Bacterial RNase P class A from an Anaerolineaceae bacterium, 340 nucleotides, folded computationally. Rfam family: Bacterial RNase P class A. The family's RNA type in Rfam is ribozyme.

RNA sequence: CAGGUUGGUUGAAUGUGCGCGCUCUUCGCAGAGUGAGGAAAGUCCGUACACCACAGAGCAGGAUGCCAGGUAACACCUGGAGAGGCGUAAGCUUUUGGAUUAGGGCCACAGAAACAUACCGCGUUGCAAUACGUAAGGUUGAAAAGGUGGUGUAAGAGACCACCGGCGGGUUUGGUAACAAGCCCGGCUAGGUAACCCCCAUCCGGUGCAAGGUCAAACAGGAAAGAGAGUUGGCUCGGCUCAUCAGAUUUCCGGGUAGACCGCAAGAGCAGUUCGGUGACGUCCUGCCCAGAUAGAUGCGCAUUCUCGACAGAAUACGGCUUACAGACCAACCUGAACA
Numbered sequence: 001c002a003g004g005u006u007g008g009u010u011g012a013a014u015g016u017g018c019g020c021g022c023u024c025u026u027c028g029c030a031g032a033g034u035g036a037g038g039a040a041a042g043u044c045c046g047u048a049c050a051c052c053a054c055a056g057a058g059c060a061g062g063a064u065g066c067c068a069g070g071u072a073a074c075a076c077c078u079g080g081a082g083a084g085g086c087g088u089a090a091g092c093u094u095u096u097g098g099a100u101u102a103g104g105g106c107c108a109c110a111g112a113a114a115c116a117u118a119c120c121g122c123g124u125u126g127c128a129a130u131a132c133g134u135a136a137g138g139u140u141g142a143a144a145a146g147g148u149g150g151u152g153u154a155a156g157a158g159a160c161c162a163c164c165g166g167c168g169g170g171u172u173u174g175g176u177a178a179c180a181a182g183c184c185c186g187g188c189u190a191g192g193u194a195a196c197c198c199c200c201a202u203c204c205g206g207u208g209c210a211a212g213g214u215c216a217a218a219c220a221g222g223a224a225a226g227a228g229a230g231u232u233g234g235c236u237c238g239g240c241u242c243a244u245c246a247g248a249u250u251u252c253c254g255g256g257u258a259g260a261c262c263g264c265a266a267g268a269g270c271a272g273u274u275c276g277g278u279g280a281c282g283u284c285c286u287g288c289c290c291a292g293a294u295a296g297a298u299g300c301g302c303a304u305u306c307u308c309g310a311c312a313g314a315a316u317a318c319g320g321c322u323u324a325c326a327g328a329c330c331a332a333c334c335u336g337a338a339c340a
Base pairs, nucleotide, nucleotide: 001336002335003334004333005332006331007330008329009328010327012305013304014303015302016301017300018299020035021034022033023032024031025030037311041322042321044320045319046318047317048316049208050207051206052205056242057241058240059239061204062203063202064201065200066080067079068078069077070076081096082095083094084093085092086091097199098198103197104196105193106192107191119138120137121134122133123132124131146164147163148162149161150160151159165189166188167186168185169184170183171182172181173180174179212262213261214260215259221253222252223251224250225249232246233245234244269288270287271286272285275282276281306309
């Protein structure tokens, strides 16, 4: 210098004129302050908050699933371990309890055969047909009784032996652990699949700001069923059972109201910084107040500049995940070339 990887910042700028929402001051005029995002999107998770008078046991249902930490919590984040894939590399990425020994289901087609075999082949018998032995060689397939070498055999075969691979058992060392490495024993060697049913461990109320609360105003009732606890309702219930609590309501038809206020923004807040930590993060100190609409606020015009401008608009809030994203800038790391 070029290319790449990872992380971060920003998301056109300046001036001016008219206009818009909220808050504060003012008798008023007017003035001051402030006003969409890193994803506001998706509505996939977790909570805060609110209501269901107090508020159980079980079944069913759902979620998670390697280890250790972080966090209010999480299916999130950080660090690590095992089995894979891509890349020269920096790095990126998939996945993770249990399948002999709880049980079941499935493994298409092909192939002779897929919870196990004999089509070809090899050997013995025989003129042949046939019968018997074999699983070493060959076919098919994702997968066909572990590999190499030998002994042995009629021909073979873990049938046996040596060395390995896998599996099982024991033990030593390192590590908080997941796990890793070593040693010893065993011929055990018949698979895969659990985002198939299932088993195991842990966790889980429901509904949701159109939650919920206050004020004002208006109106028109009618019918049916049932009850003094074997009914009805609750059971913080969406389904069921038991236990338990309360003690009158339940269903249908019809009418009136849709107004104002609260909830509504000072927060698991933001910025800088001290200390601790590999890190997520925690902690000390200082400073700041940065939208609260509700037919729903940010617009329009003019002038100038250059890096010529992407994705895109709050509606209870926050922590995440996922998706979209032009350009510009910064840092670290990897590769290549050149120079010193």

It was read from a public genome assembly, where an Rfam model found it.